[in-house]
Context: one part of a larger RNA
């Protein structure tokens, strides 16, 4: 100067407290270490590694084993040489490949001779998810959206430096105001930027449908209509502008007042100087090293899917605010032409057979807790489904290692989880169910958005963790 104290002082955070719900105890899903394997490819490793890279490991994808091959080579340029490069089959092989026969000159151009294309070679050039993230760019985590980080000039100090950036307020905020050897600036804060709540105006189609007609078993179904909803642009509208109290001021505080909405309304994108030689040479790029008949490449199989165990991160549960069965409802955001697929038909189901509609506000995927009605009565049970037997669909050259569902039988542990430890303050938490990515299919309980339904609590900062400021 700084950093650091079982020094002090001041203030904030789901940091504690008050509450609500988990995990840890079972079974399965996952990811991780360990152990084992030929191989279980590789990286991540307190907080910041472990449902992470990977938003899709049967082959492929793969980088890893085991075995069969090629060597200017899987890809692309240059320049030599030769030829239908298509087509038809035989032979060995598990493919990859290796070997042969039959047979024929695409195009332009009188030719010469050129172009595509394929195919063989010596060269110029290749290739490596080998290795150094402690040689590097980009990217990214974390402190932390904490309110700090610093500069010009002036001043003060021999000087490092210090002042500004500290005081008295007050704020989410180094935010403001006020006072000062300082005065101004930058970078961050705020604000401008999407979405959301109100309302206007303008547009009405595939959206709507009060008000006139038309038709129907019913239905915005049809003429019409633009009023509402909705759509999707432009605006408005919110400033502590008014009141009131308390202050010099900046601001607080008020069940005020208007008002959809009140004091940053709510949500998101944005992450300052730096920090951790923190992560990534396997996304790419890239010095440097090594590697070149092998560390490159291409096939086939197998492996990443192993299981005395350990830990994480989740689903499902132990049930009556619940199972079961029957019956009626109400969404948002999204997808679909190699696709979404309605209704008939079969089937007990997964599904299959036919086929409308739709490139989509037109049609299809398409709701669940919730309500009504019964049933069950507290039991290891009509809770719970692992597990395992058998028969199926479906996707794919193939489902054995190793895929998803379906029926049927089976009916396992588990009766609220020690010590510990996580989340969350409002449309949150819980709980309920939809969609997408990825993708032939799916190990999807993950993730990354929707919306249904709809809480309890905060006395307060003593203490425990993290910051900030003297």
């Nucleotide at each position: 100067u700084g950093a650091c104290g079982g020094g002090g002082g001041u203030c904030c955070g789901c940091a504690c407290a008050a509450g609500c719900g988990g995990u840890g105890g079972a079974g399965c899903a996952u990811g991780u270490g360990g152990u084992u394997u030929a191989a279980u490819u590789c990286g991540a490793u307190g907080a910041u590694a472990c449902g992470c890279g990977a938003g899709g490991a049967a082959c492929c994808u793969u980088a890893c084993c085991c075995g069969g091959g090629u060597u200017a080579g899987a890809a692309u340029g240059c320049g030599c040489g030769u030829g239908a490069u298509g087509g038809u089959u035989g032979c060995c092989g598990a493919a990859a490949g290796g070997u042969g026969a039959c047979g024929u000159a695409c195009c332009c151009g009188c030719a010469a001779g050129g172009g595509a294309c394929a195919c063989a070679a010596a060269g110029c050039a290749a290739g490596g998810u080998g290795c150094u993230g402690c040689a590097u760019g980009g990217c990214u985590g974390u402190c932390g959206u904490c309110a700090g980080c610093u500069c010009g000039u002036g001043c003060c100090g021999u000087g490092a430096g210090g002042u500004g950036u500290u005081g008295g307020g007050u704020u989410a905020a180094g935010u403001c105001c006020c006072g000062c050897a300082a005065c101004g600036a930058g970078c961050g804060c705020a604000a401008c930027c999407c979405c959301u709540a109100u309302c206007a105006u303008u547009a009405g189609u595939u959206g709507c449908c009060a008000g006139c007609a038309c038709a129907u078993a019913a239905a915005g179904g049809u003429g019409g209509g633009g009023a509402c909803u909705c759509u999707a642009a432009u605006g408005a509208a919110a400033c502590u502008g008014c009141c009131u109290a308390c202050g010099c001021a900046a601001g607080u505080a008020g069940a005020g007042a208007g008002g959809a909405g009140g004091g940053u309304g709510g949500g998101g994108a944005u992450g300052a100087c730096g920090u951790c030689a923190a992560g990534u040479c396997a996304u790419c790029a890239u010095g440097g090293c090594c590697u070149u008949u092998a560390u490159a490449u291409c096939c086939g199989g197998g492996g990443c899917u192993a299981c005395a165990c350990a830990c994480g991160u989740g689903c499902u549960a132990c049930a009556a605010u619940g199972g079961u069965g029957a019956u009626g409802a109400c969404a948002g955001a999204g997808a679909g032409u190699u696709g979404c697929g309605a209704g008939c038909c079969a089937g007990u189901g997964a599904u299959g057979g036919u086929c409308a509609g739709c490139u989509a506000a037109u049609c299809u995927c398409a709701a669940a807790a919730c309500a009504u009605c019964a049933u069950c009565u507290c039991a290891g049970u009509u809770c719970g489904g692992a597990u395992u037997g058998g028969a199926g669909u479906c996707u794919g050259c193939a489902a054995c290692u190793c895929g998803a569902c379906u029926c049927c039988a089976u009916g396992a542990a588990g009766u609220c989880g020690g010590a510990a430890u996580c989340g969350c303050u409002a449309g949150u938490a819980a709980u309920c169910g939809c969609a997408g990515a990825u993708c032939a299919g799916c190990a999807a309980u993950g993730c990354u958005g929707c919306g249904g339904u709809g809480a309890a609590u905060a006395c307060g900062u003593u203490c425990c963790c993290g910051g900030a400021c003297c």